The RNA shown here (transfer RNA) has 73 nucleotides and comes from a bacterium.

RNA sequence: GCCAAUGUAGCUCAGCUGGUAGAGCAGGCGCUUCGUAAGCGUCAGGUCGUCGGUUCGAUCCCGACCAUUGGCU
Numbered sequence: 001g002c003c004a005a006u007g008u009a010g011c012u013c014a015g016c017u018g019g020u021a022g023a024g025c026a027g028g029c030g031c032u033u034c035g036u037a038a039g040c041g042u043c044a045g046g047u048c049g050u051c052g053g054u055u056c057g058a059u060c061c062c063g064a065c066c067a068u069u070g071g072c073u
Stems, first nucleotide, its partner, number of pairs: 001072007010025004019056001027043005049065005
């Protein structure tokens, strides 16, 4: 230098043919316990990498960048 994949909650990851984004763990509160852990319930937490485009409407489609990973030279 060229090609490809990935980027969504603090972490690991879902998200169907485009229609207002979820789970597990972690965290807060409560129940339970003499107490802790475990268990149960509940709550909070997101500019969906960035900027544009298409569309009535984009995590999803298109383009350019950025970051990481892999391959080629």
The prediction has a mean pLDDT of 80.
It matches the Rfam family "tRNA". Rfam classes the family as a transfer RNA.